RNA sequence: GCCUGGGUAGCUCAGUGGUAGAGCACAUGACUGAAAAUCAUGGUGUCGGCAGUCCGAUCCUGCCCCCAGGCA
Numbered sequence: 001g002c003c004u005g006g007g008u009a010g011c012u013c014a015g016u017g018g019u020a021g022a023g024c025a026c027a028u029g030a031c032u033g034a035a036a037a038u039c040a041u042g043g044u045g046u047c048g049g050c051a052g053u054c055c056g057a058u059c060c061u062g063c064c065c066c067c068a069g070g071c072a
Base pairs, nucleotide, nucleotide: 001071002070003069004068005067006066007065010024011023012022013021018055026042027041028040029039030038048064049063050062051061052060
C1' cells in the first nucleotide's frame, strides 16, 4: 500500500430504512440488627467523524479516523 471484518449504554453485544434494546454493572426503595441474596423502579446514548441519497439513515453510498486479521 491492498483486501476482509468491526466501532451502538460503564462492560459484553443485538438491532437490514420509520426518532435504539437485552444481559451484566450502577442508582433509589422494599426486606435485614447490619450486609449479601432476592424483589420493585430508573436507560444513564452526538449509534466513531464529515458529506451524499431518501419524506425519513444505526442501517444504503463516498471520504477520513481507530481496532483486529490476511496479502505484499